Predicted 3D model of an 86-nucleotide RNA (transfer RNA) from an Oscillospiraceae bacterium. NCBI's taxonomy places the organism under Bacteria, Bacillati, Bacillota, Eubacteriales, Oscillospiraceae. It matches the Rfam family "tRNA". Rfam classes the family as a transfer RNA.

RNA sequence: GGAGGCGUAUCGAAGUGGUCAUAACGAGCCUGACUCGAAAUCAGGUAGCCCGCAAGGGCUCGUGAGUUCGAAUCUCACCGCCUCCG
Repeated sequence: GGAGGCGUAUCGAAGUGGUCAUAACGAGCCUGACUCGAAAUCAGGUAGCCCGCAAGGGCUCGUGAGUUCGAAUCUCACCGCCUCCG
């Protein structure tokens, strides 16, 4: 330099145009039960930012723009990571 793949909550990861971002599922973490105590097991909880006295509302799928009635999903640019070719 060329080609391809990936980026979603603390981490992994499903979702590939609509009613599941109320972001499934797993791990981690917090609280409780059990125990003399712990492990294991069981039950419940657990993203961030902004506005608001509160009730409540809005935004966020790497960043920005576009297509569409509607985008995490399609298109373009950029950023980061990985693989292959030279």